RNAcentral holds the sequence, with entries from Rfam.
Predicted 3D model of a 72-nucleotide RNA (transfer RNA) from Atractosteus spatula.
Rfam family: tRNA. Rfam describes the family as follows. Transfer RNA (tRNA) molecules are approximately 80 nucleotides in length. The family's RNA type in Rfam is transfer RNA.
Lineage of the source: Eukaryota > Deuterostomia > Gnathostomata > Neopterygii > Atractosteus.
Its mean pLDDT, the model's own confidence on a scale to 100, is 81.

RNA sequence: GACCUCGUGGCGUAACGGUAGUGUGUCUGACUUCAGAUCAGAAGGCUGUGUGUUCAAUUCAUGUUGAGGUCA
Numbered sequence: 001g002a003c004c005u006c007g008u009g010g011c012g013u014a015a016c017g018g019u020a021g022u023g024u025g026u027c028u029g030a031c032u033u034c035a036g037a038u039c040a041g042a043a044g045g046c047u048g049u050g051u052g053u054u055c056a057a058u059u060c061a062u063g064u065u066g067a068g069g070u071c072a
Stems, first nucleotide, its partner, number of pairs: 001071007010024004018055001026042005048064005
């Protein structure tokens, strides 16, 4: 330098263009003498970022940025 893959709650990971799920963690309550386990509920995401296409974008196009990989 060229190309490929990836970026989504604190962490990990899904999601045919149609209200972003799930595991774990956090908080509250129940249970318990207390804790753990279990059960119920809640908070927490402007999907790395800018622009475009579309009635509608995590998804499509493109710029940019970060991480990993292949080749030179």